RNA sequence: GUCCCCAUAGCUUAGUGGCAAAGCAGCGGACUUUUAAUCCGUGGAUCUGGGUUCGAUUCCCAGUGGGGACACCA
Numbered sequence: 001g002u003c004c005c006c007a008u009a010g011c012u013u014a015g016u017g018g019c020a021a022a023g024c025a026g027c028g029g030a031c032u033u034u035u036a037a038u039c040c041g042u043g044g045a046u047c048u049g050g051g052u053u054c055g056a057u058u059c060c061c062a063g064u065g066g067g068g069a070c071a072c073c074a
Stems, first nucleotide, its partner, number of pairs: 001070007010024004018054001026042005047063005
């Protein structure tokens, strides 16, 4: 330099155009002599900008960041 993949909650992931979901973690409560475990409840997120659409996490373009393949570097 060329090409490919990825970006959603603190972490790990789901979500193929119509209310953003789960597990773990956090917080509150129940239970327990206490802790742990277990159970109940609860807050929290779509990388940025633009486009298409009645409607975008989803489709398109550009950018940013991460990963990979190939090439170049005398």
The prediction has a mean pLDDT of 81. A computed fold for a 74-nucleotide RNA from an Anaerolineae bacterium, annotated as transfer RNA. Taxonomically the source falls in Anaerolineae (Bacteria, Bacillati, Chloroflexota).